[in-house]
Context: one part of a larger RNA
RNA sequence: UGACGGGGGCCCGCACAAGCGGUGGAGUAUGUGGUUUAAUUCGACGCAACGCGCAGAACCUUACCUGGUCUUGACAUCCCGGGAAUCCCGUGGAAACACGGGAGUGCCUCUUUGAGGAGCCUGGUGACAGGUGCUGCAUGGUUGUCGUCAGCUCGUGCCGUGAGGUGUUGGGUUAAGUCCCGCAACGAGCGCAACCCCUAUCUUUAGUUGCCAGCACAUAAUGGUGGGGACUCUAGAGAGACUGCCUACGCAAGUAGUGAGGAAGGCGGGGACGACGUCAAAUCAUCAUGGCCUUUUAUGCCUAGGGCUACACACGUGCUACAAUGGCCGAGUACAAAGGGCAGCUAACCGCGAGGGUAUGCGAAUCCCAUAAAGCUCGUCCCAGUUCGGAUUGAAGUCUGCAACUCGACUUCAUGAAGUUGGAAUCGCUAGUAAUCGCGCAUCAGCCAUGGCGCGGUGAAUACGUUCCCGGACCUUGUACA
Numbered sequence: 001u002g003a004c005g006g007g008g009g010c011c012c013g014c015a016c017a018a019g020c021g022g023u024g025g026a027g028u029a030u031g032u033g034g035u036u037u038a039a040u041u042c043g044a045c046g047c048a049a050c051g052c053g054c055a056g057a058a059c060c061u062u063a064c065c066u067g068g069u070c071u072u073g074a075c076a077u078c079c080c081g082g083g084a085a086u087c088c089c090g091u092g093g094a095a096a097c098a099c100g101g102g103a104g105u106g107c108c109u110c111u112u113u114g115a116g117g118a119g120c121c122u123g124g125u126g127a128c129a130g131g132u133g134c135u136g137c138a139u140g141g142u143u144g145u146c147g148u149c150a151g152c153u154c155g156u157g158c159c160g161u162g163a164g165g166u167g168u169u170g171g172g173u174u175a176a177g178u179c180c181c182g183c184a185a186c187g188a189g190c191g192c193a194a195c196c197c198c199u200a201u202c203u204u205u206a207g208u209u210g211c212c213a214g215c216a217c218a219u220a221a222u223g224g225u226g227g228g229g230a231c232u233c234u235a236g237a238g239a240g241a242c243u244g245c246c247u248a249c250g251c252a253a254g255u256a257g258u259g260a261g262g263a264a265g266g267c268g269g270g271g272a273c274g275a276c277g278u279c280a281a282a283u284c285a286u287c288a289u290g291g292c293c294u295u296u297u298a299u300g301c302c303u304a305g306g307g308c309u310a311c312a313c314a315c316g317u318g319c320u321a322c323a324a325u326g327g328c329c330g331a332g333u334a335c336a337a338a339g340g341g342c343a344g345c346u347a348a349c350c351g352c353g354a355g356g357g358u359a360u361g362c363g364a365a366u367c368c369c370a371u372a373a374a375g376c377u378c379g380u381c382c383c384a385g386u387u388c389g390g391a392u393u394g395a396a397g398u399c400u401g402c403a404a405c406u407c408g409a410c411u412u413c414a415u416g417a418a419g420u421u422g423g424a425a426u427c428g429c430u431a432g433u434a435a436u437c438g439c440g441c442a443u444c445a446g447c448c449a450u451g452g453c454g455c456g457g458u459g460a461a462u463a464c465g466u467u468c469c470c471g472g473a474c475c476u477u478g479u480a481c482a
Base pairs, nucleotide, nucleotide: 001482002481003479004478005477007476008475009474011472012471013470015466016465019429020428021427022426023425026320027319028318029317030316031315032314033313034311035310042053043052064306065305066304067303068302070300073128077127078126079124080123081122082121083120086103087102088101089100090099091098092097107117108116109115110114130294131293133292134291135290139288140287141283142282143281144279146277151190152189153188154187155186156185157166158165159164170181171180172179196271197270198269199268201239202238203237204236205235206234207233211228212227215226216225217224242265245259246257247256248255249254322422326381327380328379330378331377332376333375339369340368341367344362345361349356350355388419393414394413395412396411397410398409399408435458436457437456438455439454440453441452
C1' cells in the first nucleotide's frame, strides 16, 4: 500500500422486512448428469453451465458409428499431354462410383488445308492441398461477471531515506469523485451526467394508399363516389422542464411543500451507452493465428444406412392442471398494437375439420395473413376425480417433403392416467410494474416452439423501517496474510 475480520462508523441495492404470484408434489416439453450403446459428435459446470452455442438434428445439417469407395485428392496455385464446353442412353450398384455407346463443335488472334490463346473438362508429375485433430495455461478478436457499482488515474508542486502519501481526506449534499464550503495543494484525463433513439403535450408544414366535420350523389350496406384539410393519423421541422417562479430552512450546494402554473416537476418513463481492472473466467467448433500432431490400411475426401431422439434413475428451466373469481365441441356481441408477404401472403367457393381445388387482389398506410383473446349479455353444470383435468392408447384421415419405420406436425371419432394446491427449502416483482389475456416475427420445405425476441388488452397489493441474511461503496481500526 492492499486484502481480510463472527472490529467500529456512515450509506446504498426487491438485500431483508411489508405484500402479490410462483418453483419444490402430478402429467408433460426441453436442457444436463448418470447409465447404456457400434455411435449415443463436441463445447459450456457456484453466482456468471444446465429452453446455453442450436433464429429449427427425418436425408442434408453432422463434426459421431457401421459398411462401400478415392488418394495431387471435395477446394487453391504452378508445370506437361489430350479434348470445345455441353447433352443423352445402357449395364452393375444402396449410393458414391466403375464400364460402354451416341449427339456435338462455339469465342479471340494470326503469315486461314493450319497454328496459337482465353475459358471449361480430363489424364500425369510433384511442390503442395486438407484436418470441427491437440493446446483458450502460447495468442488476436469477441463475450460473460463484479456493475450502470462510483470509482480509477495523471502532470506539476509539497511531504517522506524509501515503499509511498497528498490531491481523492474533512463538514454538508447528491442517483453519482454530483455539487458547495474548507484545506499544500493547483489543475487535468478515463468514468457520472448531458449530447443520440423511442415515448408522454402542443404548434407548424404536407394531405395519399390514411381521415370524414360540414355539402351533395349512389346503395341492401360500407369514405363507395364527387369533394374537403377541420378532426384522427402518418412523418419532417420546432416549442416545452431549467428547482425557472413562490414560501420555509441553509453561508452555499441543496432539501421540504395536498404551493402556483403546466400534458409532464425535480434524472418525467424506457433504450442504446459498461472507466482502471478482477476471475491464467468462456470460446483454437464463427473466424483468424504461433507451436505440436496427421498425410495412401489417413486424424483427409465421397457415399448409403444408423446415431445425436436410447432410459432403473437424479437435477435445472418451462407448459398444462388440480376447478365455480370456474368449465361448456352453448348462443350472441365489442375494442388493439406491432409485424410479415412474389419459389410469397392469399379473398370469394367446397369440406364437421386438418385441408382442397379453381381463381381474385397485392411487391402492399391500397390487397392478404387476420375472426384478437381475456371482456360484456343470456343459458347450463351444483362441488363430484365431476360437463374439472387432459396424459396415454386404438381407428380413420390431412399436409410438407425423393422419403415421415427408427424420428414430423396437424385433424376427426373413441379412450379418458396422475392430479383435490404441493415437506425441508427456494425464486421473481415497487406501476402501466406483478399477475393475467391473446397477436406477430426470425430460423424454416415441414416441424417436435410449451423456447427466444417483440406487440398491445385488462390491471393490483405493499414498503413501518434498516436490528438481522446477501452483495456493494467510503472513512477508520487490528493483523503471525501478500
Molecule: small-subunit ribosomal RNA, 3' major domain
Organism: Desulfofustis sp. PB-SRB1